This is a predicted structure of a 1479-nucleotide RNA (small-subunit ribosomal RNA) from an uncultured marine bacterium.

RNA sequence: GAGUUUGAUCAUGGCUCAGAUUGAACGCUGGCGGCAGGCCUAACACAUGCAAGUCGAGCGCGAAAACACUUCGGUGUGAGUAGAGCGGCGGACGGGUGAGUAAUGCUUGGGAAUCUGCCCAAUAGUGGGGGAUAACGUGUGGAAACGCACGCUAAUACCGCAUACGUCCUACGGGAGAAAGCAGGGGAUCUUCGGACCUUGCGCUAUUGGAUGAGCCCAAGUCAGAUUAGCUAGUUGGUGGGGUAAUGGCUCACCAAGGCGACGAUCUGUAGCUGGUCUGAGAGGAUGAUCAGCCACACUGGGACUGAGACACGGCCCAGACUCCUACGGGAGGCAGCAGUGGGGAAUAUUGCACAAUGGGCGAAAGCCUGAUGCAGCCAUGCCGCGUGUGUGAAGAAGGCUCUAGGGUUGUAAAGCACUUUCAGUGGGGAGGAAAAGCUCAAAAUUAAUACUUUUGAGCCUUGACGUUACCUGCAGAAGAAGCACCGGCAAACUCCGUGCCAGCAGCCGCGGUAAUACGGAGGGUGCGAGCGUUAAUCGGAAUUACUGGGCGUAAAGCGCGCGUAGGUGGUUUGAUAAGCUAGCUGUGAAAGCCCUGGGCUCAACCUGGGAACUGCAUCCAAAACUAACUCACUAGAGUACGAUAGAGGGAGGUAGAAUUCAUAGUGUAGCGGUGGAAUGCGUAGAUAUUAUGAAGAAUACCAGUGGCGAAGGCGGCCUCCUGGAUCUGUACUGACACUGAGGUGCGAAAGCGUGGGUAGCGAACAGGAUUAGAUACCCUCGUAGUCCAUGCCGUAAACGAUGUGUGUUAGACGUUGGAAAUUUAUUUUCAGUGUCGCAGGGAAACCGAUAAACACACCGCCUGGGGAGUACGACCGCAAGGUUAAAACUCAAAUGAAUUGACGGGGACCCGCACAAGCGGUGGAGCAUGUGGUUUAAUUCGAUGAUACGCGAGGAACCUUACCAGGGCUUAAAUGUAAGUUGCAUUAGUUAGAGAUAGCUAUUUCUUCGGACCACUUACAAGGUGCUGCAUGGUUGUCGUCAGCUCGUGCCGUGAGGUGUCAGGUUAAGUCCUAUAACGAGCGCAACCCCUGUUGUUAGUUGCCAGCGAGUCAUGUCGGGAACUCUAGCAAGACUGCCAGUGCAAACUGUGAGGAAGGUGGGGAUGACGUCAAAUCAUCACGGCCCUUACGUCCUGGGCUACACACGUGCUACAAUGGUAGGUACAGAGAGCAGCCACUGCGCGAGCAGGAGCGAAUCUAUAAAACCUAUCACAGUUCGGAUCGGAGUCUGCAACUCGACUCCGUGAAGCUGGAAUCGCUAGUAAUCGGAUAUCAGCCAUGAUCCGGUGAAUACGUUCCCGGGCCUUGUACACACCGCCCGUCAAGCCAUGGAAGUUGGAAGUGCCUGAAGUCCGUCACCGCAAGGAGCGGCCUAGGGUAAAACUGGUAACUAGGGCUAAGUCGUAACAAGGUAACC
Repeated sequence: GAGUUUGAUCAUGGCUCAGAUUGAACGCUGGCGGCAGGCCUAACACAUGCAAGUCGAGCGCGAAAACACUUCGGUGUGAGUAGAGCGGCGGACGGGUGAGUAAUGCUUGGGAAUCUGCCCAAUAGUGGGGGAUAACGUGUGGAAACGCACGCUAAUACCGCAUACGUCCUACGGGAGAAAGCAGGGGAUCUUCGGACCUUGCGCUAUUGGAUGAGCCCAAGUCAGAUUAGCUAGUUGGUGGGGUAAUGGCUCACCAAGGCGACGAUCUGUAGCUGGUCUGAGAGGAUGAUCAGCCACACUGGGACUGAGACACGGCCCAGACUCCUACGGGAGGCAGCAGUGGGGAAUAUUGCACAAUGGGCGAAAGCCUGAUGCAGCCAUGCCGCGUGUGUGAAGAAGGCUCUAGGGUUGUAAAGCACUUUCAGUGGGGAGGAAAAGCUCAAAAUUAAUACUUUUGAGCCUUGACGUUACCUGCAGAAGAAGCACCGGCAAACUCCGUGCCAGCAGCCGCGGUAAUACGGAGGGUGCGAGCGUUAAUCGGAAUUACUGGGCGUAAAGCGCGCGUAGGUGGUUUGAUAAGCUAGCUGUGAAAGCCCUGGGCUCAACCUGGGAACUGCAUCCAAAACUAACUCACUAGAGUACGAUAGAGGGAGGUAGAAUUCAUAGUGUAGCGGUGGAAUGCGUAGAUAUUAUGAAGAAUACCAGUGGCGAAGGCGGCCUCCUGGAUCUGUACUGACACUGAGGUGCGAAAGCGUGGGUAGCGAACAGGAUUAGAUACCCUCGUAGUCCAUGCCGUAAACGAUGUGUGUUAGACGUUGGAAAUUUAUUUUCAGUGUCGCAGGGAAACCGAUAAACACACCGCCUGGGGAGUACGACCGCAAGGUUAAAACUCAAAUGAAUUGACGGGGACCCGCACAAGCGGUGGAGCAUGUGGUUUAAUUCGAUGAUACGCGAGGAACCUUACCAGGGCUUAAAUGUAAGUUGCAUUAGUUAGAGAUAGCUAUUUCUUCGGACCACUUACAAGGUGCUGCAUGGUUGUCGUCAGCUCGUGCCGUGAGGUGUCAGGUUAAGUCCUAUAACGAGCGCAACCCCUGUUGUUAGUUGCCAGCGAGUCAUGUCGGGAACUCUAGCAAGACUGCCAGUGCAAACUGUGAGGAAGGUGGGGAUGACGUCAAAUCAUCACGGCCCUUACGUCCUGGGCUACACACGUGCUACAAUGGUAGGUACAGAGAGCAGCCACUGCGCGAGCAGGAGCGAAUCUAUAAAACCUAUCACAGUUCGGAUCGGAGUCUGCAACUCGACUCCGUGAAGCUGGAAUCGCUAGUAAUCGGAUAUCAGCCAUGAUCCGGUGAAUACGUUCCCGGGCCUUGUACACACCGCCCGUCAAGCCAUGGAAGUUGGAAGUGCCUGAAGUCCGUCACCGCAAGGAGCGGCCUAGGGUAAAACUGGUAACUAGGGCUAAGUCGUAACAAGGUAACC
C1' cells in the first nucleotide's frame, strides 16, 4: 500500500496478501564451472581404523633378519640400530559439543592482595659426597588383566654436606634455603692416558625485571512469571586461629544481631554469552549455524594426585547405569576428535589423499608425530557466472485451437538458406602455490684460535597431496543441454470442452446447484529460469504495545468517592558546588564482518591492502544557562486570625398536624370493592357510607425552583444541643508549608445476612380469582419475609456527566443561587456556584465549547479483535450469599461506534379514497348454469392459483379444434430451395379391401425449335417438436394506481454515503399554485391538447325532415315542391374563477350572487411516470441453451377434455299481490346483414316448413320490454316456482349415443327472503326492463361487450376497519416484519474444568548408613633418615527411610463451553417488540 464487516458511508478494529531472508525439507525438473555450506532431532548407543607423541646430544641395557668371513665352535658388519625400561619435555594446546548455568557465566569499564613452564633482559653461581631403584636375571601366582619374592645396575632420577650477591623468616640478637650435567673444538701445562684444564654452545641453580598466560575483586548491563512476597543461620559483621599463589565466612572458635527485598529478594520455567546474522527509513524486533573471543562439559555423580598450569575428552581412585571378555575366581571400556554403523527424524556427506604448504609437540639438528590443517569425493543446500545457438526466411505451409464460417491465433515460430563453436567431447602444450632445509665456498661476529656456532653472500643438490591442475591451443559438428508455477480480485496473464453444491479448488474474499475466465483437460498467454513451486520459520508492512509513534464521554479503556505513605513533579531571588547537562584531550571499544576506496582471480560471487565506523565505557581538564542538593531572602501558590453570609451538610433528643389502618360507640341499609369486562374477597352475626372518641406505625402535601448543601453514596415538617465544610469584604500574620498519589486506610444506594425490638401502609415468596392454546406472567383480592429502629457484617450498581484529580491560558450572549462594590432606584462591575446558546478550536460523526471532549503542564488508573469469560484453577476477604485478583485450550472473520438512504412499527401529526359511517340492492340458504380444487380415469391435455387464479387463456370442445388416451399406419406428411438422378408418367376418373389413414387394380394427357418445358418420383442437404427451462430472454399483460409522485444540470452544505432543490406556512383532485427560502432552472408524470356527449350559429339537403303552397289517398312526406324545424356531419362559437360581494399578503376559497344550455376538472372515454412483485405467459408469436430424430415428429379411427361421495368462486331463476295469468294500447337507441337479413302469403298448436318481394342498406329486414288500461287470482307450497323425469317433434350438421339447441303434451322437486361472514354503488348512478353484436353449420350464452327505457335513497362526519400519500420518530431490519433473533431439550464432533483413585518427575527437610579422597590425630609394624603402612576422627557422592508440600500423565463419573442448511417447545430482545429496556 491492497483485500475483507455495510444496501451504501466514515471511523474503530482484527484477519489476510504483496517484500526480504534461511544450516532448511518436500513435489516436478535438471547442462557446466567457481566460491561457500552440510545431524537444527537422541549430551542416544557405538563394531573397526586412525586422531600425542618425541628426545640415544640425560641413563643403563640391547636383539633379529640379512650380508661377509669361518678352524663350523663362532667372528665381523648390520648396530649400540630396532625395541622395551629409567629420566626430561609435551599429553592443561590443538579438535568436539552446548547438557548444565539467569550468574562461581558473558559484555563494557575499572581495581589490588597474586602466580606464571618454555621465551627476553640482567646479576650471581654451577664445589664436594651418598644410598637406592626400574630395565635385566632366577624363582613363583593367575584363564587373563596383572603381579609377588630374591638378586645385579645407571643417570640431567633421589638425598644430604659446603657456599649465599639477590631471596625468605625474625623477638632485629639472628636464622633458613640451591644446583647436573651433556655435546663440539683445542694451543700451552699436567696425567693413572680414561682425562684433567681452557673454551664455545646447550642445559642446571638462585634472584630481579619484562613479556605472555592465568587466578581474584568491584560497578553497570544481561529472558519470562507476583495465580512466586517475604528470604536468610555461616546467614551479616567483628576478633583470633587455620587455609590459599592471593583477598575473603574460604574454614573454625567466640562475640554482636545483623544482611537482602515492590528500583522485585526468594521461588518457578526457559536459555550457553558475545563480536555478529536476518529484517527494518530508523528506533527497534527476532536470532546466536558456519568464522572469531569467553565460558561450561567429556557415559552419570563424587574425589583428589601429578604438574608452571587440570581437579585433566583419547590420565588415576570410588560409586552408579550400560556393554564386552571370563577357566566364574576376576577383569576391560567410554567417538559431544576424523571417517563410519545402528537408532531417532521431514532432514544433513567418504570407514578418501597428504604432511607439499600453514601451524603445533619433541629434538642441537636431520627428522618423527599431527583426521589441526591442506586437498579431493558426495549433495542445485545457497550465492555468482556461462551455455542450451546466430542471421535470414510469408506460400503467413501443414497440424493444433477458436470462429460472427469471412477470418483470427500459434507465428519468423518451423522447414529452407547462410554462418558461429563458448561449455561439454577429443588430441597436444603448460604456469603458480617452493620458501626453506641440506652440502660446498667466501666474508663478518665470537674466541687464545684459521675449532665450534651464528649472520650475510655465491654455487650445487633436491622437496607438490591436489593433478590427466588453472590456463593456452588443434579437431569435428547445431551437433550433447528447459523446465516449473500461475492466468476471478488483491496480482502480470482468456478462451473452448467436460462436470453440474458432484468431483473438486481455496493465502483472504470466495468459486461449483447445465452457458464456471475460480474445479479437470486443451489451445493461447504471463512470470521466473537450471531451476520453479509448496511447506515451515523470522522481521517487515503492523502507528496492531505507539521511546521515535496510539488511545480511554458513545467504538476496548477513568478505580464508586475521599484521606494519605513511598515515589514522581514543583513559585520568585542571591551566592557557592559541579551530580545531571555541554565541549575538548587521552585510553579502550580484538580480528573478521557492514560501509568507502584501491588491488587480485577474463567478470562476478570470492579473496585481499588501506581508511572510516564501532553511535559505548572510563580518566583528566573546562564552562555554569537550565535541573539538582546546599544557602541568604521574597510573597503572587498554600494556609491562619479577625468580620459577615447562605444552606434538605452530619449526629442526638424532643415535638406537631394531615392522611391511612385498626378498635369502641352512634346513625343507617343492602350492597361494597375491583376491572377492558369479570371473579376471588368483604357484607343482614349490619359492611360500604357518615359522626364522635381512642390507639399504632411510617412518611412529611402546599412552600418547591434544570433552587440549595455534601467528596461520593446521598440529604426535605418544626424546635433545641453538638459538629464538619463552603463563600464574600478588608487588614494582619506564616513564608513554598504545594499538586498527584502505587500499596494502605476510611466512607460507600438498594438488596441480602446475624442479634434484639417494631410492624400502620406498601409488599418478593406463597395462595386464590381472571386472561390464555398454555400463563409457574402482565390485571385483581389477600399476604409472609422485607421495608422502620438499635447494633454488627456485606462492599457491590447504567455507584453515569458512561467524561480521574490539580493548575494556567483562550470571543461573547441570555437566565438563575449566595455575597461585595459603585453610581443611583434599576442599572453597571466583580467573586464563588448552577444552567441554556454560541465564536475560535477540537471531534469518526453526533456533538463538546471558560462547568471543554480546546490549548498546555504534573501525577495516578485503565485499554489492545469477537466469543470462550469477568469464567476455571490458585490466593486473599466474608457467617453465608458472594466479592477482589484473573488465565488457557478451542472457535469465528468478523464483533463494534456514529451517521445516511430505505423498509417496517400492535410510534406520532396531517390528508385522501364507496375505506368506514348514512342508505339502496345483493352474495352466503334453494334449484340450475359455469369455472376451480379434490377424487376418479387408459386419458379426464396444458396453463392461471391471496389481493393481482376460479362465466380466467376459451369472443363458441359432438368430428375438426386437440395439445391427452387406446389402437392402426408412415419415415419424412405440409412448406421451401439447391444439386444429382430416374422414369414417363402425373393429374383425374372409376373400382376393390379396410374403421380410416392407406393399399391394390383399370382407364387416360398438353406444348415443343424435339434439346426440353410443365408435373411427379428417388437420393442428399435442409426439416419437424403445444418437448424442458417465463429463474437465460424479447415482446405483451396484470398489480400498487390515474396514486402524485420519480429524477437531472449547475451551485451550495457534508471527510463521506448523501443532503438541499422536492422542506416550511397556506392552497389544491394534483410536487396544482402562491408566499417564504442556498438555491436557480429543467425533464418524466398532474393538468391541457384527442374522441363522445350537453347549447347555439353557419354550410350542405339524400335514403332523413314537412312549417308554409299545391296535388292525391279510407289512411301514410305518397307526389310536386320547400330548406324553416327535427335530424345528419363538417366548420365555428361557448366556460376563463372572466365579472360582483366577502375573507386572505398571495395562491385561492366561500356565495339558492349576476349572466348563461352548461360554473368552478360540466359528464364519460382514451391516456398509466421512475419503479415493485426473479408477478403471468417458451401453449399467440419470436428467441439462447438443452433434449427427441423408424420418434417426444407425422397421419387416421374411436374415446377423453362433458367423469362425481364432496368443497369453493361467479352467475341465472325464484320464493310472489309494487306480483302471476289473459286481453288491449304506446314509446327507443345502437348495431348487424348476400353460402346473409328475410317483409308478405300459405301450412303447422308450436319449433318450423313451402313459396317469395325488398335490401350489399339514413331507402329493405327485427312486435322493444318494463310502463299504461281492463279482467282474474286472495296468501296457499298456490293460477307462486319451475328443477327433474316420461312421451312426441323441429332445425343445423357426414354424424346429435357418450355430448347440441329449440318446440309441444304430461310430470311439478327444493324453495315462504337465507347463520357467521361478505360484495357493489354517490346521479341519469344504484335498482329494474328489454334490445343488439362478436365468436358461430348448430350450440350448452344464464357468459362477455355494447345500446337505450323507467329511475331512486343517503353522505352527520373521519373516532374506528382497509388501502394510499407527505412529514416526523425508534430500529439490533436491508432477502428489508412473511424481517431479525433468545434459551431449554434431543443428535453428532471438539477442546477444557472437577473427580474416588492410579502412575510418574524434580527439589527441599529429618533420621540411618556411608565408598574413594583431602585434612587432623596416632605408641607397638616398615624405613639409616625423611617418611610410610595400619588404625581412629571430621566432611561427603550414593543408598535407605519418614512425613508433608510442589508439578505432570491418566481415570469411572460429572459440569459448563464451542461448532454443526433445513429437529422439539415456546417467543425473551430489536418498533411503545405488544408489561419500555437495562444495571
The RNAcentral record of the sequence draws on ENA. Model confidence (mean pLDDT): 84 of 100.